RNA sequence: GCCGAGGUGGCGGAAUAGGUAUACGCGCACGUUUGAGGGGCGUGUGCCGGUAACGGCGUAUGGGUUCAAGUCCCAUCCUCGGCA
Numbered sequence: 001g002c003c004g005a006g007g008u009g010g011c012g013g014a015a016u017a018g019g020u021a022u023a024c025g026c027g028c029a030c031g032u033u034u035g036a037g038g039g040g041c042g043u044g045u046g047c048c049g050g051u052a053a054c055g056g057c058g059u060a061u062g063g064g065u066u067c068a069a070g071u072c073c074c075a076u077c078c079u080c081g082g083c084a
Base pairs, nucleotide, nucleotide: 001083002082003081004080005079006078007077010026011025012024019067027045028044029043030042031041032040033039046057047056048055049054060076061075062074063073064072
């Protein structure tokens, strides 16, 4: 340099002919159980605004297509693999 795969909450990782973003697991917080710890169980857990209801934003970065984009298209950055 060329070709291919990939980048999603704190971490792993789903969402696959475009249609509820973060399922599930880990971690964490609170509660419960225990003499205590561990383990178990329950609830919660992206960000911003709001007392709340709710609204807005968010899938590497920027743009495009579309009523609608994690998903399709273009450019850029980064990681991994292959070829030279």